[in-house]
RNA sequence: CGCUUUAAAAGGCAAAGCCACCGAGAGGUGGUGACGCAAAACCUCCGGUCCAACUAGUUGGCAUUAGCCAAGUAGCGGAUAGCGGGGCUGCAGGC
Numbered sequence: 001c002g003c004u005u006u007a008a009a010a011g012g013c014a015a016a017g018c019c020a021c022c023g024a025g026a027g028g029u030g031g032u033g034a035c036g037c038a039a040a041a042c043c044u045c046c047g048g049u050c051c052a053a054c055u056a057g058u059u060g061g062c063a064u065u066a067g068c069c070a071a072g073u074a075g076c077g078g079a080u081a082g083c084g085g086g087g088c089u090g091c092a093g094g095c
């Protein structure tokens, strides 16, 4: 330098739960805590899943002048990089 990831890990990350804060929510941040992780570093490009404050229909109710409320649907948008693929950088081992 190239290829590669069976075993191992000096060092590293940290699921659920709990506490605090932020958010309409999915969820996020910090602390605690370790289920796991060889990219569980980073990036929403593709697919999946989730949210619905806001917008627009639908249905029902109230009012009947504007409209208001509830349910559910779709969407702008948002979340997830520890759902998968992809991109990009890097550690260790092997050849």
Base pairs, nucleotide, nucleotide: 002095003094004093005092012037013036017032018031019030020029021028022027035082042087043086045085046084047083048080049079050078051077054075055074056073058071059070060069061068062067
About this RNA: A computed fold for a 95-nucleotide RNA from a Gammaproteobacteria bacterium, annotated as c-di-GMP-I riboswitch aptamer. It matches the Rfam family "c-di-GMP-I riboswitch aptamer". Rfam links the family to the GO term cyclic-di-GMP binding. About the family: GEMM was predicted in a large-scale screen for bacterial structured RNA regulatory elements. The prediction has a mean pLDDT of 81. The sequence was found by an Rfam model in a public genome assembly.